[in-house]
């Protein structure tokens, strides 16, 4: 310099679900917050785990193969703890940029 990867920072796009009900505080009133009741989402986080791979037993004259426990082991799959359920706020993933670590030419 170039490219990949990762992690931070701006920036584009961005979905789902009650503007639910009662009681209090504010407040002109709403939203907000406490605290109670039901009903629901998954894409901030976080938790769960197939196959395989490893290993340890059991059988077996040995391997193959069969079983059973251990550990590793993915996600937009799955839980709903966190979070969210009108706007705003948040927000994965994906592109764009800047900065850093770590390769490769």
């Nucleotide at each position: 310099g170039u490219u990949g990867u990762c992690g931070c920072g701006g920036g584009a796009c961005g979905a789902g679900a009650g503007a639910u009900u009662u009681c209090g505080u504010c407040u002109a009133g709403g939203a907000a917050c406490g605290a109670a009741a039901c009903g629901c989402c998954g894409a901030a986080g976080g938790g769960g785990c197939a196959a395989g791979c490893g290993u340890c037993g059991g059988g077996c004259g040995c391997a193959g193969g069969c079983u059973g426990g251990c550990g590793u082991g993915a996600a937009a799959c799955u839980c709903u703890c966190a979070g969210g359920c009108a706007a705003a706020a948040g927000g994965a993933c994906u592109c764009c940029u800047g900065c850093g670590g770590c390769g490769g030419c």

The RNA shown here (Glycine riboswitch aptamer) has 105 nucleotides and comes from a Chloroflexota bacterium. Model confidence (mean pLDDT): 82 of 100. Of the family's consensus pairs, 90% are formed in the model. The source organism's lineage runs through Bacteria, Bacillati and Chloroflexota.